[in-house]
Notes
The RNA shown here (c-di-GMP-I riboswitch aptamer) has 88 nucleotides and comes from Salirhabdus euzebyi. The source organism's lineage runs through Bacteria, Bacillota, Caryophanales, Bacillaceae and Salirhabdus. The coordinates come from a structure-prediction model, not an experiment, and the mean pLDDT is 86. The sequence was found by an Rfam model in a public genome assembly. It matches the Rfam family "c-di-GMP-I riboswitch aptamer". Rfam links the family to the GO term cyclic-di-GMP binding. About the family: GEMM was predicted in a large-scale screen for bacterial structured RNA regulatory elements.
RNA sequence: UAUUGAUAAAGGCACACUACCUGAAAAGGUAGGCCGCAAAGCGUUGGGACUAAGGUUGUUAAUCAGCUAUGUUUGCCAUGCUACCAAU
Numbered sequence: 001u002a003u004u005g006a007u008a009a010a011g012g013c014a015c016a017c018u019a020c021c022u023g024a025a026a027a028g029g030u031a032g033g034c035c036g037c038a039a040a041g042c043g044u045u046g047g048g049a050c051u052a053a054g055g056u057u058g059u060u061a062a063u064c065a066g067c068u069a070u071g072u073u074u075g076c077c078a079u080g081c082u083a084c085c086a087a088u
Stems, first nucleotide, its partner, number of pairs: 002088004012037002017032006035075001041081003045078003048073003054068005
């Protein structure tokens, strides 16, 4: 340096759920919690999925409904960058 790895050691993160806050929502943040994770560290670069404020369409005036991401998800997949230990 490369590959492999939950076999070991030292550690790390924190699903669901609960409380509060932010947000139109999806969801996110903080605290508790601990399902799991060898990148469950960082990044939306490509795709998937979620939401639909705004925009737009529906006889459109209202209600309602549809379409749509600039929004979200890295613990959905791929990919890029970085990294502890052990073995080869």